[in-house]
RNA sequence: GCGAGAUUGGUGUAGUGGUAGCACAAGAGCCUUCCAAGCUCUUGGCACGGGUUCGAUCCCCGUAUCUCGCA
Numbered sequence: 001g002c003g004a005g006a007u008u009g010g011u012g013u014a015g016u017g018g019u020a021g022c023a024c025a026a027g028a029g030c031c032u033u034c035c036a037a038g039c040u041c042u043u044g045g046c047a048c049g050g051g052u053u054c055g056a057u058c059c060c061c062g063u064a065u066c067u068c069g070c071a
Base pairs, nucleotide, nucleotide: 001070002069003068004067005066006065007064010024011023012022013021018054026042027041028040029039030038047063048062049061050060051059
């Protein structure tokens, strides 16, 4: 330099065009003599910029970071 793949809450992950879920973690409450465990609720996320579309996490282009391959 060229090609391929990945990027989703604090962490790990699902989601192939129609209001983004799950688990753990965090906070609050219940229970308990206390702690742990358990139960309930809450907070918090689509890497960035454009395009297509009535509508984009998803499709297209570019950028950034990481990984792999070729030279």
Molecule: transfer RNA
Organism: marine sediment metagenome